[in-house]
Molecule: Lysine riboswitch aptamer
Organism: uncultured Ruminiclostridium sp.
């Protein structure tokens, strides 16, 4: 350097089904108020275009993102986050969101708890701190095997995936 693997409630994507979203948004009718006002469009500000809005009652009445189960595909920096950049939605500016690309910037994996954030949500996600647990390597030591070199494996401490193991 190449190939093949291991960690386990392991990581991520797709399809189908149910719950929740929700008797919510929207639509229709009636009434009242409003037209220098109000609405749209991810949010805010300005502008432009268009038309009509707001509240209450009655009737009707969804969906998306997210999540659960089943199934299937790709994998073991799997992936997640951060930063920068490009695109997107009426125009401009800022912020946010989604997708793509770049960066040897951070994180071995899983779980629990607290805080922050996102979300309809006390579900779930993300970040962070603490704790538990687990795999791997290094060092040290009781013990066991061995002719020797060494090997096994228990415990403790420490490190990180650019790692670890096997073969060529």
């Nucleotide at each position: 350097g190449a190939u093949a693997g291991a960690g386990g409630u392991g990581c991520g994507g797709g399809u189908c089904u149910g719950a929740a979203g929700a008797g919510u948004a929207g639509c229709a009718u009636u009434a009242a108020c409003g037209c220098c006002a109000a609405u749209a469009u991810u949010u805010c500000a300005a502008c432009a275009u268009a038309u009509u809005g707001u509240u209450a009652a009655u009737g009707u009445g969804a969906a998306a993102g997210g999540g659960a189960g089943a199934u299937u595909c790709g994998c073991c920096g799997a992936g997640g986050a951060a930063u920068g950049u490009a695109u997107a939605g009426g125009u401009u500016g800022a912020a946010a969101u989604a997708u793509g690309c770049a960066u040897a910037u951070c994180c071995g994996g899983u779980c629990g708890u607290g805080c922050a954030u996102u979300u309809a949500a006390c579900a779930g996600g993300u970040g962070u701190a603490c704790g538990a647990u687990u795999g791997u390597c290094a060092u040290u030591a009781a013990g066991c095997c061995g002719u020797c070199a060494g090997g096994c494996g228990u415990a403790a401490u420490g490190g990180a995936g650019a790692g670890c193991u096997a073969u060529c």